The RNA shown here (transfer RNA) has 72 nucleotides and comes from a Pseudomonadota bacterium. Lineage of the source: Bacteria > Pseudomonadati > Pseudomonadota. Rfam family: tRNA. By type it is a transfer RNA. Model confidence (mean pLDDT): 84 of 100.

């Protein structure tokens, strides 16, 4: 140079084109004399980035950036 797989929540991962979701972590809350553990609730996302196709795209298709592997 060329050829796969990955990039989605602070982490670690899920989502047959139809409303993004789960665990840890973070708040708050009930127990406890207090913690911690358990158990309830909530919060957190421009799906690395542009552009397409389609009523609708995390998905398909293209272009890029970034990461990993393999050929040569």
């Nucleotide at each position: 140079g060329c050829c796969c797989c990955c990039g989605u929540a602070g982490c670690u991962c899920a989502a047959c084109g139809g409303u993004a979701g789960a665990g840890c972590a973070g708040c708050g809350g009930u127990u406890u004399u207090g913690u911690a553990a358990a158990c309830c609730g909530c919060c957190g996302g421009u799906u690395g980035c542009g552009g397409g196709u389609u009523c609708g795209a995390u998905u398909c298709c293209u272009g890029u950036c970034g990461g990993g592997g393999g050929c040569u």